[in-house]
Context: one part of a larger RNA
RNA sequence: UCCGGCGAGUUGCGGGUGCUGGCAAGGUUAAGUCCUUAAGGGACGGAGCCGAAGGGAAACCAAGUGUCAAUAGCGCGUGAAGUCAGCAUCUGCAGACCCGAAACCGGGUGAUCUAUCCAUGUCCAGGUUGAAGUUGUCGUAAAAGACAAUGGAGGACCGAACGCACAUCCGUUGAAAAGGGUGGCGAUGAGGUGUGGAUAGGGGAGAAAUUCCAAUCGAACCCGGAGAUAGCUGGUUCUCCUCGAAAUAGCUUUAGGGCUAGCCUCGUAUUAAUGCCAUGGAGGUAGAGCACUGAAUUUCCUAGGGGGCGUCAAAGUCUACCGAAGAAUAUCAAACUCCGAAUGCCAUAGGUAUGAUGUACGGGAGUCAGACUGCACGAGAUAAGUUGGGCAGUCAAAAGGGAAAGAGCCCAGACCUACAGCUAAGGUCCCAAAGUACGUGUUAAGUGGAAAAGGAUGUGGGAUUUCAAAGACAACUAGGAUGUUGGCUUAGAAGCAGCCAUACAUUCAAAGAGUGCGUAAUAGCUCACUAGUCGAGAGGUCCUGCGCCGAAAAUGUCCGGGGCUGAAACACGACACCGAAGCUUAGGAAUACAAGUAAUUGUAUUGGUAGAGGAGCAAUCUUACCGGGAGGAAGCAGUAUUGUAAGGUAUUGUGGACUGGUAAGAAGAGAGAAUGCCGGA
Numbered sequence: 001u002c003c004g005g006c007g008a009g010u011u012g013c014g015g016g017u018g019c020u021g022g023c024a025a026g027g028u029u030a031a032g033u034c035c036u037u038a039a040g041g042g043a044c045g046g047a048g049c050c051g052a053a054g055g056g057a058a059a060c061c062a063a064g065u066g067u068c069a070a071u072a073g074c075g076c077g078u079g080a081a082g083u084c085a086g087c088a089u090c091u092g093c094a095g096a097c098c099c100g101a102a103a104c105c106g107g108g109u110g111a112u113c114u115a116u117c118c119a120u121g122u123c124c125a126g127g128u129u130g131a132a133g134u135u136g137u138c139g140u141a142a143a144a145g146a147c148a149a150u151g152g153a154g155g156a157c158c159g160a161a162c163g164c165a166c167a168u169c170c171g172u173u174g175a176a177a178a179g180g181g182u183g184g185c186g187a188u189g190a191g192g193u194g195u196g197g198a199u200a201g202g203g204g205a206g207a208a209a210u211u212c213c214a215a216u217c218g219a220a221c222c223c224g225g226a227g228a229u230a231g232c233u234g235g236u237u238c239u240c241c242u243c244g245a246a247a248u249a250g251c252u253u254u255a256g257g258g259c260u261a262g263c264c265u266c267g268u269a270u271u272a273a274u275g276c277c278a279u280g281g282a283g284g285u286a287g288a289g290c291a292c293u294g295a296a297u298u299u300c301c302u303a304g305g306g307g308g309c310g311u312c313a314a315a316g317u318c319u320a321c322c323g324a325a326g327a328a329u330a331u332c333a334a335a336c337u338c339c340g341a342a343u344g345c346c347a348u349a350g351g352u353a354u355g356a357u358g359u360a361c362g363g364g365a366g367u368c369a370g371a372c373u374g375c376a377c378g379a380g381a382u383a384a385g386u387u388g389g390g391c392a393g394u395c396a397a398a399a400g401g402g403a404a405a406g407a408g409c410c411c412a413g414a415c416c417u418a419c420a421g422c423u424a425a426g427g428u429c430c431c432a433a434a435g436u437a438c439g440u441g442u443u444a445a446g447u448g449g450a451a452a453a454g455g456a457u458g459u460g461g462g463a464u465u466u467c468a469a470a471g472a473c474a475a476c477u478a479g480g481a482u483g484u485u486g487g488c489u490u491a492g493a494a495g496c497a498g499c500c501a502u503a504c505a506u507u508c509a510a511a512g513a514g515u516g517c518g519u520a521a522u523a524g525c526u527c528a529c530u531a532g533u534c535g536a537g538a539g540g541u542c543c544u545g546c547g548c549c550g551a552a553a554a555u556g557u558c559c560g561g562g563g564c565u566g567a568a569a570c571a572c573g574a575c576a577c578c579g580a581a582g583c584u585u586a587g588g589a590a591u592a593c594a595a596g597u598a599a600u601u602g603u604a605u606u607g608g609u610a611g612a613g614g615a616g617c618a619a620u621c622u623u624a625c626c627g628g629g630a631g632g633a634a635g636c637a638g639u640a641u642u643g644u645a646a647g648g649u650a651u652u653g654u655g656g657a658c659u660g661g662u663a664a665g666a667a668g669a670g671a672g673a674a675u676g677c678c679g680g681a
Base pairs, nucleotide, nucleotide: 001681002680003679004678005677006676011094012093013092014091015090016089017088018087019086020085021084022083023082026050027049028048032044033043034042035041036040054061055060064076065075066074067073097235098234100232104225105224106223107222108221109220115199116198117197118196119195120194121193122192123191124189126158127157128156129154133150134149135148136147137146138145162186163185164184166183167182168181169180170179201217203213204212205211210219238616239615240614241613242612243611248261249260250259251258252257262367263366264364265363266362267361268360269359270358273354274353275352276351277350278348279347280346281345287339288337289336293333294332295331298328299327300326304322305321306319307318308317309316370395371394372393373392374391375390377388378387379386400411401410402409415588416587417586418585420584421583422582426578427577428576429562430561431560435575438573439572440571441570442569448564454549455548458546459545460544461543462542463541464540465539466538467537475533476532477531478530479529481506482505483504486500487499488498512527516525517524589606590605591604592603593602594601595600617670620666621665622664623663624662625661626660627659628658635654636653637652638651639650640649641648642647
């Protein structure tokens, strides 16, 4: 991992509701007794319980009664039949659908492991060092002391046994639930070790680590309370049909749990309900505005303040300072409003559409983690696949087609069958069904097929303006002068360092007291301006379509790929076609309603999680009746056939003794999942 078997809403008592049955103003027995086929029954038993009358705390009264001074008012009653069983379902008390703790308590068993202690034994090869003391000699008055020998101390030294466990390698489903190899440490001591004994779990022991107390220790093990409790996780077994949610509110030592309401379902009763139109209402949002409340801009005016002048002081006066109020100008606001929509909301003996969708009562639920998208908002950074509510949609509980691939986007809601047709979104060169289709433009960037501020004689369209056959723009040829080197300044300043003037003047077709280069200053080149040559458009501004740059990242390129340029890109227009479980066509099934005596017909419907309701299938056993079986039962294996499904039937082989149908009944009544249990492979 697979296969087989086992494996989870049960039972008792009480209560609610519904259905069925008996009896009915009544209904019903309990314990017990008796009878009996010994297994279930039958008879008796009226104690008791429920109902038939209520009201009041009660006395008490009674179709009334309580309150009260009340005969009033008000509250509760009177006007609907119950009761006993069975069945279904829910609920209370019990283990109460099943499995699952860590723990708590009681009583016992453990110190043969290990910790400490007690008693009694035992063990430590060999080698080294050489303390005190002693003796001798020297020394001294005597000592102290010195030297030599002797001696044999030590939590002394080296190192086996023995004990320990510091490093590293191996081992890690091991040879071993702690070992092996090579080294290491202690090895006469706080040493090692044998035997016997002591200390016990709210405890003992501890050279102290939450360490040890039998491979178990922040509280041992065994049995019991015990099916502890588990608002938690997992699991919970056949089929079909009808309907079909919620992820919200309030409260909660409440937040992943509950209760009530909301939303679902079933029954009964009843007759409303909803959308749109019309009509009538309430309102202060969007917008707008500045009349209020605040914020905020400039100017004027001016109370007041600051500063200057004024002989100290004052009057006075001035002010490129500040500035309330006021005037003009021009703004902003969720908690501003002189104003003010669209929607939405409420109402209606109206109109119209839908056609049971509404409401009440009663039985049963589930739900209380929601997700994304669009729109108007709050929080956040006008961040988030972020977070919080509002409105709508989808998913959840929805399959199908499209978006390459995708819960929440677009299209569209799957009863079944079909090698029939039409369409939606989206598409029609090939992958790949359908246009290498049509018309008119745009784009040259592979833009399309990712991105901003900003930048640019890219290119298309439009508007406007200036110049132009009295010749524009560009190019070429020629001129571009005189007073004058303007005045000042300066070493110099001559158009061109700087200052002043430059709307000076003259000659002119035209020519600045000078546009730039240049010189020390001149000179020189050039421009404005003018003429000629040439011969038709040229320049500026604004709006707009499509492009360009801006543009650097890590497996492999921002079209799904190939590939695409008068497109297979973009814009507009028009015509075909493809394309889904949509719609239609043909056949079939079911549900509800209507019509009908019925057969049947018609219409509508038939996605579905939690969940409610309905109808069935199968296994075992019991009762009754009817069967089958050695001329071959059950079981097993195959084949055929049948039903919408669970399933049924026939037959062949095998097998070798039991077994089926119908009508009821009863429950150890259906397995694929529980890190399920047992067995096997």
Annotation
This is a predicted structure of a 681-nucleotide part of an RNA (large-subunit ribosomal RNA, domain II) from a metagenome. RNAcentral holds the full RNA, with entries from SILVA.